[in-house]
RNA sequence: UUAUCGAGAGUGGCUGAGGGAUCAGGCCCUGAGACGCCACAGCAACCUGGCCGCAACGGCCAAGGUGCUAAGUCCUGCCCCAUCGUGGGAGAGAUAA
Numbered sequence: 001u002u003a004u005c006g007a008g009a010g011u012g013g014c015u016g017a018g019g020g021a022u023c024a025g026g027c028c029c030u031g032a033g034a035c036g037c038c039a040c041a042g043c044a045a046c047c048u049g050g051c052c053g054c055a056a057c058g059g060c061c062a063a064g065g066u067g068c069u070a071a072g073u074c075c076u077g078c079c080c081c082a083u084c085g086u087g088g089g090a091g092a093g094a095u096a097a
Stems, first nucleotide, its partner, number of pairs: 001097005010040005018029003023077004041069003046065002048062005073092001078089003
C1' cells in the first nucleotide's frame, strides 16, 4: 500500500492471578484454574502447489508458509440520520500478501 474481519474450529499437560491490544466507560472470562507456554487435534483458504478454462478479480482439489480455535475486532467513544438500530461511515486494531 492492497484485501479481508456477523462464518468456522478444543482437548490434555505445566504454571498460578489476573485476563479480554492501548486510554476511559460498560459488559464478560477466571482458584470448578483464566491469561500465558508446550503437545496433539481441528478451522479457514491469504500466499503456495495441482487440475479445468482463451481469459478473469473464475471454478475445483490439496494443505507446504502464515493465521486462527469465548463473546461481531466483546460493545461504546468521532461523524451522519424522517427512522437511533442487529444502521451507515471514519479512526484505531488484527491477519495476509